[in-house]
Context: one part of a larger RNA
RNA sequence: UGACGGGGGUCCGCACAAGCGGUGGAGCAUGUGGUUCAAUUCGAUGCAACGCGAAGAACCUUACCAGGGUUUGACAUGAUCUAGACAUACGGUGAAAGCCGUACUCCCUUUUGGGCUGGAUUACAGGUGCUGCAUGGCUGUCGUCAGCUCGUGUCGUGAGAUGUUGGGUUAAGUCCCGCAACGAGCGCAACCCUUGCCCUUAGUUACCAACGGGUUAUGCCGGGCACUCUAAGGGGACCGCCGGCGUUAAGCUGGAGGAAGGCGGGGAUGACGUCAAGUCCUCAUGGCCUUUAUACCCUGGGCCACACACGUGCUACAAUGGUCGGUACAAAGGGCUGCAAGACCGCGAGGUCAAGCCAAUCCCAAAAAACCGGCCCCAGUUCAGAUCGCAGGCUGCAACUCGCCUGCGUGAAGUCGGAAUCGCUAGUAAUCACGAAUCAGCAGGUCGUGGUGAAUACGUUCCCGGGCCUUGUACA
Numbered sequence: 001u002g003a004c005g006g007g008g009g010u011c012c013g014c015a016c017a018a019g020c021g022g023u024g025g026a027g028c029a030u031g032u033g034g035u036u037c038a039a040u041u042c043g044a045u046g047c048a049a050c051g052c053g054a055a056g057a058a059c060c061u062u063a064c065c066a067g068g069g070u071u072u073g074a075c076a077u078g079a080u081c082u083a084g085a086c087a088u089a090c091g092g093u094g095a096a097a098g099c100c101g102u103a104c105u106c107c108c109u110u111u112u113g114g115g116c117u118g119g120a121u122u123a124c125a126g127g128u129g130c131u132g133c134a135u136g137g138c139u140g141u142c143g144u145c146a147g148c149u150c151g152u153g154u155c156g157u158g159a160g161a162u163g164u165u166g167g168g169u170u171a172a173g174u175c176c177c178g179c180a181a182c183g184a185g186c187g188c189a190a191c192c193c194u195u196g197c198c199c200u201u202a203g204u205u206a207c208c209a210a211c212g213g214g215u216u217a218u219g220c221c222g223g224g225c226a227c228u229c230u231a232a233g234g235g236g237a238c239c240g241c242c243g244g245c246g247u248u249a250a251g252c253u254g255g256a257g258g259a260a261g262g263c264g265g266g267g268a269u270g271a272c273g274u275c276a277a278g279u280c281c282u283c284a285u286g287g288c289c290u291u292u293a294u295a296c297c298c299u300g301g302g303c304c305a306c307a308c309a310c311g312u313g314c315u316a317c318a319a320u321g322g323u324c325g326g327u328a329c330a331a332a333g334g335g336c337u338g339c340a341a342g343a344c345c346g347c348g349a350g351g352u353c354a355a356g357c358c359a360a361u362c363c364c365a366a367a368a369a370a371c372c373g374g375c376c377c378c379a380g381u382u383c384a385g386a387u388c389g390c391a392g393g394c395u396g397c398a399a400c401u402c403g404c405c406u407g408c409g410u411g412a413a414g415u416c417g418g419a420a421u422c423g424c425u426a427g428u429a430a431u432c433a434c435g436a437a438u439c440a441g442c443a444g445g446u447c448g449u450g451g452u453g454a455a456u457a458c459g460u461u462c463c464c465g466g467g468c469c470u471u472g473u474a475c476a
Base pairs, nucleotide, nucleotide: 001476002475003473004472005471007470008469009468010467011466012465013464015460016459019424020423021422022421023420026315027314028313029312030311031310032309033308034306035305042053043052064301065300066299067298068297069296070295073124077123078122079121080120081119082118083117084116088103089102090101091100092099093098106115107114108113126290127289129288130287131286135284136283137279138278139277140275142273147186148185149184150183151182152181153162154161155160166177167176168175192267193266194265195264197235198234199233200232201231202230203229207224208223211222212221213220238261241255242254243253244252245251317417321376322375323374324373325372326371333364334363335362338357339356342353343352344351345350383414388409389408390407391406392405393404394403430452431451432450433449434448435447436446
């Protein structure tokens, strides 16, 4: 100087407390451990691994296993020799890949050669093989915590200290005052995006107040640019104004005005560093290893196994509900190998024909919870839907291992969950649906979008994590 303390002081955080809803019990989905297996490819392992890499394992992917095959190789560049084609078609064999055979037989040219393709040879290719404790790059984490440092000066023999401590204040090393310090840098804040109010400009594909026309009905038509909206530019919030508190300060508190008030809400943004944290399987790369194999191609299998254990979720256990009928109101997205209106067929998944739309125009598209009415009457039920049987649909060479969906039947556990444990402070939790990426197909996951919309916070004694000051130390 740090680190540590079941030392002290002080401050903060959904850290506790106050509340609301869960997990832990059930069934299923998914990841992991374990076990099994020819293989169940590999990595990730307290927080910070476990719906993680994987924004999509039937084949492919695929790295694993079994079997069949290739050896200058699936791919790159060069050298030497050689052929004239290559492609393609056919036949045999085969599960395919491959192997064998047959047919077909180049172009340019300065006539030296060149291009292209095949074959042979040789340098080499190849490796998701090892080392993340050789590395780059990228990332997690403490933590969006308020810290981390430097120059000059001063003090100290020196390591170092000071500044950065102190008194206030702040979300903040934020600012003020004081001070052997005076300044500065990286962080904080601001500048960026979005959302909340207003104005200007613009008016189609958006909008429809006034006028006219038309319809069973609809901005449907003429028309209009007011309103909504769209998207470009401005304004607006700064403790600016007033009162109180405070040291006349920084600031705190109440009020006015205002769409918004004290950082308005949300996002992006992550200092010096820590964990030899993670990644050699994104990529790059040193070294090592392999080279008829640890490379490459193919068929099939596996990654989907299942006495069990754990994590994360979904659906429930019902009446604030289930079911049937009727009737409203979104936002944000996506669409040409695409989205598909409508009509017809089918109980349905879906099928056939097919308008429109490269989209503020057309389509996906029905929002759902909500609301109105009927039935159920507290039961393992008209709750719940696992499991299983049969019949179908869709995608795709192909749904047996191993996809999703539909109809009929079947109708398991489950009556609110022990110890323990998680999230959340407002348009939040809870609850309800919608969309997208990946994608032929496959979503209970992820990422986004809106609808309905709470309770509680006395407070900081305690648990956990962290900041600053101080103290002890046999630790570095």
Molecule: small-subunit ribosomal RNA, 3' major domain
Organism: metagenome